GlmS glucosamine-6-phosphate activated ribozyme aptamer from a Chloroflexia bacterium, 158 nucleotides, folded computationally. NCBI's taxonomy places the organism under Bacteria, Bacillati, Chloroflexota, Chloroflexia.
Parts: sequence; structure tokens; C1' cells
RNA sequence: AUUCGUGAACCAGCGCCAGGACUCGGGCAGGAUCCCGAGUUGACGAGGUGGAAGCCGAUCGAACGAUUCGGCGGAUGGCUUCCCGGCCUGGCACAGUCGUCACAAUCCAGACAAACCGGAUCAGCGAUGGCCCGACAAAGCUGGCUUGACGUGUCACC
Repeated sequence: AUUCGUGAACCAGCGCCAGGACUCGGGCAGGAUCCCGAGUUGACGAGGUGGAAGCCGAUCGAACGAUUCGGCGGAUGGCUUCCCGGCCUGGCACAGUCGUCACAAUCCAGACAAACCGGAUCAGCGAUGGCCCGACAAAGCUGGCUUGACGUGUCACC
């Protein structure tokens, strides 16, 4: 240095549950309701972080046509200010814009997901959960067209 194996980590659409819904056991011989106990569920992925403070309380689509109900906490989102950095040139300051892949906007084209669903399988008495296979997005991204911006001042040198 390369290869193989094992373990940890894989770090925020994330975590949690006092309500609701659901399951099992008991009260209870049978049914309903209720009570007690023990449980289950409670948002499907894509994308997303220069640092600090404050405020707001957060991008994109998928599914369903509703428990993806309701709530708590957090959060890489948005705005403002300051600092650092790129565009940015010999230096500096200001303005603009962006965040290390470091201009923006409209339009066109392209590639990219999981759940649901179907099949298979594992765990559980059960509600339900895990895993494998199969399809399809939008934003951001990539490519293209067009438009706007790529500045101002100052110092030094020639």
C1' cells in the first nucleotide's frame, strides 16, 4: 500500500407520548359497556449546516381522502444584525450576491426516493413490528436558451 473479516459510528422529517385509536389478560359463565393491569400505534421518503445573536417556528413532493388524529421537545429553513470567507483584481473600504462545488431569475430537457400496494419471509397469542423483491415524484441538482449582475471609491506601483 492492497485485499478480506469483525465491531463501533453512519449525527435532525428527527426523537418522544400524559390525550385519542387499537390489542391481550383479569374483574366475568356468555354479550355490550365500564374498571384495573400489561402492551401496540402515533409522518413516506428527497433535499438541506461557515460562526454568533434575536425573531418566526421551517423546504420539496409521494400516499391517503383520512388517526399522515392530537400534543411535547428539537431542528441544517426564512428574515435582520455582526464576524469570517468566495466571486475580487497589488492592498484596503463600501455595495451586491453567495457559503468552500461559495452569482441570481424565467423557461425547456434529463437523471434520482421511500411508504402505500402486490409477492415472499421472520418475531409476537394479538394489536403490530422487522427484513427482501417489484413501480412512480417535486424541490434542489445536471445540461441548454434568454435576461440581469460582475460595481464604486481610495492608496501604492508603472